The part of an RNA shown here (small-subunit ribosomal RNA, 3' major domain) has 470 nucleotides and comes from a metagenome. Rfam family: Bacterial small subunit ribosomal RNA. The prediction has a mean pLDDT of 82.
[in-house]
Context: one part of a larger RNA
RNA sequence: UGACGGGGGCCCGCACAAGCGGUGGAUCAUGUGGUUUAAUUCGAUGCAACGCGAAGAACCUUACCUGGGCUUAAAGUGAUAGUUAAGAUGGCAGAAACGUCAUCGUGCUUCGGCCGCUAUUACAGGUGCUGCAUGGCUGUCGUCAGCUCGUGCCGUGAGGUGUUGGGUUAAGUCCCGCAACGAGCGCAACCCCUAUCUUUAGUUACCAUCAGUUCGGCUGGGUACUCUAGAGAGACUGCCCGCGUAAGCGGAGAGGAAGGUGGGGAUGACGUCAAGUCAUCAUGGCCCUUAUGUCCUGGGCUACACACGUGAUACAAUGGUUGGUACAGUAGGCGAAGCCGCGAGGUGGAGUCAAUCCCCAAAGCCAAUCUCAGUUCGGAUUACAGUCUGCAACUCGACUGUAUGAAGCUGGAAUCGCUAGUAAUCGUAGAUCAGCAUGCUACGGUGAAUACGUUCCCGGGCCUUGUACA
Numbered sequence: 001u002g003a004c005g006g007g008g009g010c011c012c013g014c015a016c017a018a019g020c021g022g023u024g025g026a027u028c029a030u031g032u033g034g035u036u037u038a039a040u041u042c043g044a045u046g047c048a049a050c051g052c053g054a055a056g057a058a059c060c061u062u063a064c065c066u067g068g069g070c071u072u073a074a075a076g077u078g079a080u081a082g083u084u085a086a087g088a089u090g091g092c093a094g095a096a097a098c099g100u101c102a103u104c105g106u107g108c109u110u111c112g113g114c115c116g117c118u119a120u121u122a123c124a125g126g127u128g129c130u131g132c133a134u135g136g137c138u139g140u141c142g143u144c145a146g147c148u149c150g151u152g153c154c155g156u157g158a159g160g161u162g163u164u165g166g167g168u169u170a171a172g173u174c175c176c177g178c179a180a181c182g183a184g185c186g187c188a189a190c191c192c193c194u195a196u197c198u199u200u201a202g203u204u205a206c207c208a209u210c211a212g213u214u215c216g217g218c219u220g221g222g223u224a225c226u227c228u229a230g231a232g233a234g235a236c237u238g239c240c241c242g243c244g245u246a247a248g249c250g251g252a253g254a255g256g257a258a259g260g261u262g263g264g265g266a267u268g269a270c271g272u273c274a275a276g277u278c279a280u281c282a283u284g285g286c287c288c289u290u291a292u293g294u295c296c297u298g299g300g301c302u303a304c305a306c307a308c309g310u311g312a313u314a315c316a317a318u319g320g321u322u323g324g325u326a327c328a329g330u331a332g333g334c335g336a337a338g339c340c341g342c343g344a345g346g347u348g349g350a351g352u353c354a355a356u357c358c359c360c361a362a363a364g365c366c367a368a369u370c371u372c373a374g375u376u377c378g379g380a381u382u383a384c385a386g387u388c389u390g391c392a393a394c395u396c397g398a399c400u401g402u403a404u405g406a407a408g409c410u411g412g413a414a415u416c417g418c419u420a421g422u423a424a425u426c427g428u429a430g431a432u433c434a435g436c437a438u439g440c441u442a443c444g445g446u447g448a449a450u451a452c453g454u455u456c457c458c459g460g461g462c463c464u465u466g467u468a469c470a
C1' cells in the first nucleotide's frame, strides 16, 4: 500500500421487511448430469453452465458411427509435359457415390498462344490438439462511483498529499474548508423513443361543413380534427414561501401536458476472474497426409432404472361448455369473396411490389346450462381414419376427426420474480424456416396490492481500527 475480520461509524440496492404471483408435489415440453450405445459429435459447469452456442438435427445441416468409394483430391494457386475438345443426352450394374458403354458435339486466336481437359509435381485440406502461446469478440463485479496523471509539497524509501474533513447529491454531483493547484478516463449532458403544443405537407382520417348516395368515407369536394413524418417550442429548482454562509433541502405552493434525472433505451472508466470462445473468424507451435483429408448410403445427435435446472398445462364455479356481440398495436407479404369438406384443409383466383389489397384478436360484455363430483374439471396415454409440407414422415414432423380418458383436489425442507401502466392475466406478430415453437424477440388489451422502516440475511461504496496474510 492492499486484502481480510462472526471490528467500529456513515450510506445504497426488490438486499431484508410490507405485499402480489410463482418454483419445489402431478403430467408433458426442453436443456444438463448419469447410464446405455457401433455412434449417442463438440463446447458451456457456483453466482456469471443447464429453452446456453442452436433465429428451428427426417435427408441436407453434421462435425459422430457402420459400410462402399477417391488420393493433386470437392474447390483454389503455380510449374513441367501432353491433348482438342469441353460438354449434353441415353443405356447397363449399383443403396448411392463411383464405374462402364453408346450417340451427339469438335471452342477462340493478332497463330505467339488463351479457355478447357489429362498425367506428373509443389502447394492443398483438417470442426485434429493447445483459449495456460495469442488477436478479435463476450460474460462478470456494475451503470457500482470510482480509477489515475502533471507540477508542487511531505517522507531515507516503499509511498503519501490532491481523492481526506464539514455539508449535499442518483453520482469524486456540487458547495465550503484545507500544501496543494490544475487536468484526464468515468458521472451528468449532447443521441433515439415516448408524454403537450405550434408549423409545413395531405390518395390515412373527417358529415366537422356542403351535395349525391346502392348507406360502405362509397362518390364529388375539403385539410378543420385524428394520423403520418420533417422542422421548431417546452422544464431550468426558472418563480413564490420557509430553512441554510453556500451547495441544496422541504411545501397539499403557483403556473403547466409534463416538476425536480418526467418515463424508457443506447451508452459499461482503471481493472478482476491464466473467466468463456483455436467449433464464427484470424493466428504461433505441435500433429495427420492412400488419412485425423474428401464423396456417398444408412444409422446416430430423438436411447432411458434415475437425478437436477428452465418452462407449458392443470387441479376448477373469480370456473367449464354452448350461442350472440364489442374493442388493439407492432411487424410482415400475402392471398379476399364464393364453392366443397364435421375439421385439418382443398378449390378459386379478385386485390396487392403495399398508410391503398391480405392478415377473425383473446380475455371482456349479454344470455343459457353444469351444481362441487376425480365431475360437462383435467387433458396425458393409446387405437383407428385423415390433411399438409417434402425425393422421402419406419427409426424421427406438425395438424385434424372419432374413440380412450391417466396423474393431479394447491404441493415438505427450501427457493425465485416484481415498486406502476409494473406484477398478474389475455391474445397478436416476427426472425429462423420446404415443413416443424410450450423457446426467443417484439406488440398491444385488462390491470392490482404493498413499502412502518434499515435491527437482521446477501451484495456494494467511503472513512477508520486490528492482523503471526501478500
Stems, first nucleotide, its partner, number of pairs: 001470002003467003007464007015454002019418005026313008034304002042053002064299002067296004076123008087104006107114002125288002128286003134282002136277003139273001141271001146185006152161003165176003191265004196233007205223001210220003236259001239253001240251004315411001319370007332358002334351001338347003377408001382403007424446007